[in-house]
Predicted 3D model of a 74-nucleotide RNA (transfer RNA) from Gaiella sp. The source organism's lineage runs through Bacteria, Thermoleophilia, Gaiellales, Gaiellaceae and Gaiella. Rfam family: tRNA. The family's RNA type in Rfam is transfer RNA.
RNA sequence: GGGCCCGUAGCUCAGCUGGUCAGAGCAGCCGACUCAUAAUCGGUAGGUCCCUGGUUCGAGUCCAGGCGGGCCCA
Repeated sequence: GGGCCCGUAGCUCAGCUGGUCAGAGCAGCCGACUCAUAAUCGGUAGGUCCCUGGUUCGAGUCCAGGCGGGCCCA
């Protein structure tokens, strides 16, 4: 330098063909249970869907460029 893949909550990830799609588990916080802790159960908070632009009535999803990471080739 070229090709391919990935980027969504603090972490790990889901999101089918564009339209109830802003979600799960864990972690955090509050509470229940317990003599107490852990475990378990209930509740709660948490988002620039990497960035910019484009297409569309409508984009996490499609297109282009960029940024970051991984693998391969040279």